[in-house]
RNA sequence: UUACUGGAGGAGCCUUAACCGGCUGAGAGGAGAUUCGUUCUCGACUCUUAUUACCUGAACUGGAUAAUACCAGCGGAGGGAAGUAUUAAAA
Numbered sequence: 001u002u003a004c005u006g007g008a009g010g011a012g013c014c015u016u017a018a019c020c021g022g023c024u025g026a027g028a029g030g031a032g033a034u035u036c037g038u039u040c041u042c043g044a045c046u047c048u049u050a051u052u053a054c055c056u057g058a059a060c061u062g063g064a065u066a067a068u069a070c071c072a073g074c075g076g077a078g079g080g081a082a083g084u085a086u087u088a089a090a091a
Stems, first nucleotide, its partner, number of pairs: 002085004006048004012023003029042002032039002054079003060073004
């Protein structure tokens, strides 16, 4: 570096009666249940030892936006799921 096996994870904002549609993103999907809060399952996608999945702090701070965890900060923060084989480099 790549592959395999196993494992981890989120699905937000705006608009509409609803559908369609718009924004960001790798990903905003389908089906079921429901006390309508949510939950479960399947699929796609991302991540898998770590300054890059994701969660917490956070109803955080600054800026922008039609609006949002949109951007930046916080942040080398605290947590967070690994083995095998292989490639390259060095000794």
Predicted 3D model of a 91-nucleotide RNA (TPP riboswitch aptamer (THI element)) from uncultured Fusobacterium sp.
The coordinates come from a structure-prediction model, not an experiment, and the mean pLDDT is 75.
Its Rfam family is "TPP riboswitch aptamer (THI element)". From the family's description: Vitamin B(1) in its active form thiamin pyrophosphate (TPP) is an essential coenzyme that is synthesised by coupling of pyrimidine and thiazole moieties in bacteria.
The sequence is in RNAcentral, with records from MGnify.